[in-house]
RNA sequence: CCCGACAAAGCCAAACCCUCCGUGAGAAGGGGGCGGAAAGUGGCGGGUCUCCGAAGUUGAAGAUAGCCGAGCUGCCGAAG
Numbered sequence: 001c002c003c004g005a006c007a008a009a010g011c012c013a014a015a016c017c018c019u020c021c022g023u024g025a026g027a028a029g030g031g032g033g034c035g036g037a038a039a040g041u042g043g044c045g046g047g048u049c050u051c052c053g054a055a056g057u058u059g060a061a062g063a064u065a066g067c068c069g070a071g072c073u074g075c076c077g078a079a080g
Stems, first nucleotide, its partner, number of pairs: 002080001003077002011036002016031004021026001034066001040072002044069003047064004051059001052056001
């Protein structure tokens, strides 16, 4: 370094409910806990979704990082 244990210490937090912001996808805070070894980070490529439009193969519009890929960063340490 690869790897990821019925290991240890911690970490994050799906659905759903409450509050609140947004036309919306969704965001934030609280509860909750399905899960996660990058479920840390950034919309870079692809995907999906929303809004507007008669029309987007360049929309000087968005959302999603817990869909995939790649980038950057990172805790712990058995076996191999």
c-di-GMP-I-GGC riboswitch aptamer from a Nitrospiraceae bacterium, 80 nucleotides, folded computationally. Its mean pLDDT, the model's own confidence on a scale to 100, is 85. NCBI's taxonomy places the organism under Bacteria, Pseudomonadati, Nitrospiria, Nitrospirales, Nitrospiraceae. The model forms 90% of the base pairs in the Rfam consensus.